RNA sequence: UCGACACCAGGUGAUGGAGCUCACCUCCAACCGCGGGCACCUCCGCUGAUGGCUCCUGAUCGGCU
Numbered sequence: 001u002c003g004a005c006a007c008c009a010g011g012u013g014a015u016g017g018a019g020c021u022c023a024c025c026u027c028c029a030a031c032c033g034c035g036g037g038c039a040c041c042u043c044c045g046c047u048g049a050u051g052g053c054u055c056c057u058g059a060u061c062g063g064c065u
Base pairs, nucleotide, nucleotide: 009026010025011024012023013022016056017055018054019053020052021051033046034045035044036043
């Protein structure tokens, strides 16, 4: 100096925040939704504020006062 591993730590999981938990990644990384048509460019349509659970906030609909 380079590589590998371990520990610690950090980051990510299609639209906000928090707690718990799971998975993945170590910065050339994890991650950047789905369906249909179209050779491609491109066009049309659909679900969801979660990876999962709970709560809050925002948006939408309905009911009551």
Source information: This is a predicted structure of a 65-nucleotide RNA (Fluoride riboswitch aptamer (crcB RNA motif)) from Actinomycetospora sp. TBRC 11914. Lineage of the source: Bacteria > Bacillati > Actinomycetota > Pseudonocardiales > Actinomycetospora. The prediction has a mean pLDDT of 75.